[in-house]
Context: one part of a larger RNA
RNA sequence: UUGGGCGUAAAGAGUAUCGUAGGCGGUUUGGUAAGUGAUUGGUGAAAGCCUCUAGCUCAACUAGAGAACUGCCAGUCAUACUGCCAGGCUAGAGUGAUUUCGGGAAGGCUGGAAUUCUCGGUGUAGGGGUGAAAUCCGUUGAUAUCGAGAAGAACACCAAGGGCGAAGGCAGGCCUUUAGAAAUCUACUGACGCUGAUGAACGAAAGCUUGGGGAGCAAAAGGGAUUAGAGACCCCUGUAGUCCUAGCCGUAAACACUGUCCACUAGAUGCCCCGCCGUUGGCGGGGUGUCGCAAGCUAACGCGUUAAGUGGACCGCCUGGGGAGUACGGCCGCAAGGCUAAAACUC
Numbered sequence: 001u002u003g004g005g006c007g008u009a010a011a012g013a014g015u016a017u018c019g020u021a022g023g024c025g026g027u028u029u030g031g032u033a034a035g036u037g038a039u040u041g042g043u044g045a046a047a048g049c050c051u052c053u054a055g056c057u058c059a060a061c062u063a064g065a066g067a068a069c070u071g072c073c074a075g076u077c078a079u080a081c082u083g084c085c086a087g088g089c090u091a092g093a094g095u096g097a098u099u100u101c102g103g104g105a106a107g108g109c110u111g112g113a114a115u116u117c118u119c120g121g122u123g124u125a126g127g128g129g130u131g132a133a134a135u136c137c138g139u140u141g142a143u144a145u146c147g148a149g150a151a152g153a154a155c156a157c158c159a160a161g162g163g164c165g166a167a168g169g170c171a172g173g174c175c176u177u178u179a180g181a182a183a184u185c186u187a188c189u190g191a192c193g194c195u196g197a198u199g200a201a202c203g204a205a206a207g208c209u210u211g212g213g214g215a216g217c218a219a220a221a222g223g224g225a226u227u228a229g230a231g232a233c234c235c236c237u238g239u240a241g242u243c244c245u246a247g248c249c250g251u252a253a254a255c256a257c258u259g260u261c262c263a264c265u266a267g268a269u270g271c272c273c274c275g276c277c278g279u280u281g282g283c284g285g286g287g288u289g290u291c292g293c294a295a296g297c298u299a300a301c302g303c304g305u306u307a308a309g310u311g312g313a314c315c316g317c318c319u320g321g322g323g324a325g326u327a328c329g330g331c332c333g334c335a336a337g338g339c340u341a342a343a344a345c346u347c
Base pairs, nucleotide, nucleotide: 004318005317006316007301008300012315014202015201017200018199022195023194024193026089027088028087029086030085031084032083034082035081036078037077038076039075040074041073042072043071050066051065052064053063054062055061092192093189094188095187096185097184098183099182100181101180104178105177106176107175108174109173110172111155115151116150117149118148119147120146121145122144126137127136163170164169207248208247209246211244212243216242217241221237222236223235224234259314260313261312262311263310264309267291268290269289270288271287272286273285274284275283276282277281296303297302320347321346322345329340330339331338332337
């Protein structure tokens, strides 16, 4: 390579938002005849292989004839399918109108509870913490309680196997800007589609750079305990950080460990959004769940119209364990490191 695979055995890239090349592509008419098929001719050296026959007593060997040389070139013919050219269609895709939905995104303004701190009042000997303690705080008046003020961060209840988003993710309230989805009407365009190497963009937390901010929490660090020891688990403190601004990093059990799109194959039941109707309800569409020996699939577990079923299009990835997601090289990064990615050796 062929083949076989990728939920859990190795294997779906973090996402597929934008999307290049490439691959693939609805329905119909006409043309063309590149692919495709038929036929004719040329060529495809000889030898060898294969078949038949012959010559050495046989065979090996040798000779003759045929077939074959799966290919290439040219002519003629066919036109179902694919391609190309021209025209048409509306079921795919998109646009428009109306209506609706949501923690989708960005910016601004703002609210209450709690916490800590500061000031003042009341008040007095404890408080805090634990399995038990101690470090710690407190007669310079703590804890508790009342009033006033300041600060930062997060938004109880609603809240839900509920919603939105491509994913990461998104939650107090209001306003502005902005993106999206669905339903209905079928008014418009007329295949404009699907996938997508390379690429662009986004991408939790931690970390890095600049300048702010810093209530609570809290790596590191210090102390108290525990213990044989305790570099831990528990306790008292506590700095980076957590927050904001501008930039970088580009990784996660980035998980549904399940790539995207299309078609088909019993049902039952819950929730969310929209429409219609004879409105306790029924029907249709979209989404999100649960169950299921329908069928089917699977090594089993299980999956089962949200498939891991039956098929199709395209991409990514796997090929025994360790060495190793390492070395070297290259690219990226301020760094930390990331991406790409072996071999010897060994079992």
A computed fold for a 347-nucleotide part of an RNA from an aquifer metagenome, annotated as small-subunit ribosomal RNA, central domain. Rfam family: Bacterial small subunit ribosomal RNA. The coordinates come from a structure-prediction model, not an experiment, and the mean pLDDT is 83.